[in-house]
Context: one part of a larger RNA
RNA sequence: ACCGUAAGGCGAGGGAACUCGGCAAAAUAGCUCCGUAUCUAUGGUAUAAGGAGUGCCUGCAGUUUUUAUGAGGAAUAGGAAUUGCAGGUCGCAGUGACUAGGGGGUCCCGACUGUUUAAUAAAAACACAGUUGGUCGCAAGUCCGAAAGGAUGUGUACGGCCUAUGUAUCCUGGCCAGUGACGGUACCUAAAACCUGGGUUCAACUGGGCUAAGGGCCGUUUAACGCCGGGAGUAACUCUGACUCUCUUAAGGUAGCCAAAUGCCUUGUCGGGUAAGUUCCGACGUGCAUGAAUGGAACAACGAGGGCCCCGCUGUCCCCGCCUGCAGCCCG
Numbered sequence: 001a002c003c004g005u006a007a008g009g010c011g012a013g014g015g016a017a018c019u020c021g022g023c024a025a026a027a028u029a030g031c032u033c034c035g036u037a038u039c040u041a042u043g044g045u046a047u048a049a050g051g052a053g054u055g056c057c058u059g060c061a062g063u064u065u066u067u068a069u070g071a072g073g074a075a076u077a078g079g080a081a082u083u084g085c086a087g088g089u090c091g092c093a094g095u096g097a098c099u100a101g102g103g104g105g106u107c108c109c110g111a112c113u114g115u116u117u118a119a120u121a122a123a124a125a126c127a128c129a130g131u132u133g134g135u136c137g138c139a140a141g142u143c144c145g146a147a148a149g150g151a152u153g154u155g156u157a158c159g160g161c162c163u164a165u166g167u168a169u170c171c172u173g174g175c176c177a178g179u180g181a182c183g184g185u186a187c188c189u190a191a192a193a194c195c196u197g198g199g200u201u202c203a204a205c206u207g208g209g210c211u212a213a214g215g216g217c218c219g220u221u222u223a224a225c226g227c228c229g230g231g232a233g234u235a236a237c238u239c240u241g242a243c244u245c246u247c248u249u250a251a252g253g254u255a256g257c258c259a260a261a262u263g264c265c266u267u268g269u270c271g272g273g274u275a276a277g278u279u280c281c282g283a284c285g286u287g288c289a290u291g292a293a294u295g296g297a298a299c300a301a302c303g304a305g306g307g308c309c310c311c312g313c314u315g316u317c318c319c320c321g322c323c324u325g326c327a328g329c330c331c332g
Base pairs, nucleotide, nucleotide: 002328004326005325006324008323009322010321011320013318014317017316022313030054031053032052033051034050039044041167055089056088057087058086059085060084061083062082063081064080065079066078067077068076069075090094102311103310104309105308106307107306108305109303110302114126115125130165131164133162134161135160136159141152142151143150144149169297170296171295173228174227175226178225179224180221181220182219183218184217187216188215189214194209195208196207197206198205229247230246231245232244233243256290257287268284269283270282271281272280
């Protein structure tokens, strides 16, 4: 003497104007007392929120315990811990350092505690309790193995195995035409073996008959895979269309829910919040392409999940300045 850097520190006035986003930082913080909304599965939410106090000295009162004296009693005198009251006293500040939650509102997703991509992802993904379907009577079924053999199984349907969904609550609509699964089947089809004909001196070659599973055919089954329409007309202003007609399908999306983690058009329209809001919240619904265990809706609690808003707080910013440590540079 400046620039760089960081376990860093401080900052007038403003206070998120920064930014994808309050990222980072700041703020809050312990204990005692008061007080505590909404919702709720009545357990919680809750340390909700929001307030007050807190040091030291002296005195008094109480509780627990212990020692001595006393009679192993009452009581008295000490010690330890602790609670309360009163008076005093110092500082800007008394959980004086350390330690030590920022809070509230609302929506989405997942019920929850839990699990996960060792070394870019912790989540709305997985699991879960609960619910459901299928299969299996044990020398079973499912799985591993070429086999021997083994797991389930020290088990036996209130069990095992294989799926799906994912607490509880309210519910879970229509369709078996297609694909699948299961069952049936007088009849049809159907290989080899077997029986049998032609042909060949033997063969090759070429026919017929019988038949299993399977297929055809018939049926059942959706908490199996899945699927769940179109066009016209119509009410005494207009609009709309409860109503009617028609084409068509296996059946034409029910209850619900929605511009949603699902809506192209789309920054849909209306309302709210802001001075101003492509996000957010509440509605609307001809929904490109929502929808019922590929579960639908709704949910208290919970979440290092995601979106939005408010209070507090702050160098994130307006707009940068100073200080400390370290390294560099310069001189010795």
Molecule: large-subunit ribosomal RNA, domain IV
Organism: Nitrososphaera sp.